Context: one part of a larger RNA
RNA sequence: GGAUGAACGCUGGCGGUCUGCUUAACACAUGCAAGUCGAACGGAGUUCUUCGGAACUUAGUGGCGGACGGGUGAGUAACGCGUGAGGAUCUGCCUUUAGGAGAGGGAUAACGAGUGGAAACAGUCGCUAACACCUCAUAUGCCUACGGGUGAAAAAUUAUAUUGCCUGAAGAUGAACUCGCGUCAGAUUAGCUAGUUGGUGGGGUAAGGGCCUACCAAGGCGACGAUCUGUAGCUGGUCUGAGAGGAUGAUCAGCCACACUGGGACUGAGACACGGCCCAGACUCCUACGGGAGGCAGCAGUGGGGAAUUUUCCGCAAUGGGCGCAAGCCUGACGGAGCAAGACCGCGUGGGGGAUGACGGCCUAAUGGUUGUAAACCCCUUUUCUCUGGGAAGAUGAUGACGGUACCAGAGGAAUCAGCCUCGGCUAACUCCGUGCCAGCAGCCGCGGUAAUACGGAGGAGGCAAGCGUUAUCC
Numbered sequence: 001g002g003a004u005g006a007a008c009g010c011u012g013g014c015g016g017u018c019u020g021c022u023u024a025a026c027a028c029a030u031g032c033a034a035g036u037c038g039a040a041c042g043g044a045g046u047u048c049u050u051c052g053g054a055a056c057u058u059a060g061u062g063g064c065g066g067a068c069g070g071g072u073g074a075g076u077a078a079c080g081c082g083u084g085a086g087g088a089u090c091u092g093c094c095u096u097u098a099g100g101a102g103a104g105g106g107a108u109a110a111c112g113a114g115u116g117g118a119a120a121c122a123g124u125c126g127c128u129a130a131c132a133c134c135u136c137a138u139a140u141g142c143c144u145a146c147g148g149g150u151g152a153a154a155a156a157u158u159a160u161a162u163u164g165c166c167u168g169a170a171g172a173u174g175a176a177c178u179c180g181c182g183u184c185a186g187a188u189u190a191g192c193u194a195g196u197u198g199g200u201g202g203g204g205u206a207a208g209g210g211c212c213u214a215c216c217a218a219g220g221c222g223a224c225g226a227u228c229u230g231u232a233g234c235u236g237g238u239c240u241g242a243g244a245g246g247a248u249g250a251u252c253a254g255c256c257a258c259a260c261u262g263g264g265a266c267u268g269a270g271a272c273a274c275g276g277c278c279c280a281g282a283c284u285c286c287u288a289c290g291g292g293a294g295g296c297a298g299c300a301g302u303g304g305g306g307a308a309u310u311u312u313c314c315g316c317a318a319u320g321g322g323c324g325c326a327a328g329c330c331u332g333a334c335g336g337a338g339c340a341a342g343a344c345c346g347c348g349u350g351g352g353g354g355a356u357g358a359c360g361g362c363c364u365a366a367u368g369g370u371u372g373u374a375a376a377c378c379c380c381u382u383u384u385c386u387c388u389g390g391g392a393a394g395a396u397g398a399u400g401a402c403g404g405u406a407c408c409a410g411a412g413g414a415a416u417c418a419g420c421c422u423c424g425g426c427u428a429a430c431u432c433c434g435u436g437c438c439a440g441c442a443g444c445c446g447c448g449g450u451a452a453u454a455c456g457g458a459g460g461a462g463g464c465a466a467g468c469g470u471u472a473u474c475c
Stems, first nucleotide, its partner, number of pairs: 001475004006471005013347006019340002021305001026303003030300003035064003040061002043058006071258003080183007089175002094171007102136004111126003115122002141150003155163003184230003191221003196218008233255004237248004260281005283294004311337001313336003319333001320331004350380004360371004385412006394402001419464005424445003430459005440447002
């Protein structure tokens, strides 16, 4: 000098674009953040009724989605990440393509009755439906020792068209696995390892594999730093630098990990699942003491910690997502508004003239010098500002939260707006007064003990400017 997710002190006019718990992965009141489908199903209720029925709503069964989106960085020095390669894999929805859907069956929730319980909820009996579940058949598939074995389907409606259903092949997308290379510090950590290293048989997985297991062998790693300890999410990037490099990993994007702490599986195409389940633990809450409920590292917000970090706002209008044939519903993703000079960029606080160089201040050798064209005063302008009127684009048919916003026009009137730091040298800028090694200053050198350009004040000057200084950190 540059930089910052900064903080503090003094000061503070506006706009645009961004950013905003770096600390306690501390604890959380309240509200919202994941639903949707009646064109899968049987009920129940409401309204209308020409008593034929129709429309609507929905607790439950069922389907799809809750594995995305959003948050955080605790853990992790690892195939975690980056990059390049590989073979033994799976992939809902989507696209292409080849075929198929025959015949049957038994339940169950809701509901009704009744019981237990303070509640959460649970048991009993009875009834019922399906695109829920099961059986048989069939087969391009799969397995095979080539004999054979195994193995699928579902309908709906506005009714002849569309959407669905089953199986195979291929694609796309996503995911899992393996390997080469790269990836912080410490040797005041030198030895580490028994499923350890390899083999065979078996099991397991979507799949290779000590992944698991039985037996056998005794291997495997290590000064090219194993093991141990400390620290840390990684990258694209960001800051700095002429570069090489150094530092860093907020916001945005990719990957990973986590979801009160630890463990576990279930369902599913996909999870060992933030707003699912089970167990244990700590904590909080309710309780009729028998037993129950909860998890903001989602958006706001509260307490606490801290030098320090915002509204319990508006809207689904746009973009995107889930469900649905659709209408649409949901969406604290997102789009916006609010707060903060936190950052960057832009604009303004007027322009021209004006000397008796006014008054006042300060200095003075008492003549004057300086503040200073600065002011007053004259002329002009209206960026800003105030008031009034008009008023968008963003929306391919309709639909605008933002918003009567941006912007435009008219009127008024210089009107509404300047501070901060420094002035011994480095380093641009000097005098007076006060103080007297005191009070104090200070980045380094150093100032201050009676003439201090270095302390405090004043006048003047220099620098930057809606900021200016200080502190912290990096180059």
A computed fold for a 475-nucleotide part of an RNA from Schizotrichaceae cyanobacterium LEGE 171501, annotated as small-subunit ribosomal RNA, 5' domain. Lineage of the source: Bacteria > Cyanobacteriota > Cyanophyceae > Leptolyngbyales > Schizotrichaceae. The full RNA is in RNAcentral, with records from ENA. Its mean pLDDT, the model's own confidence on a scale to 100, is 86.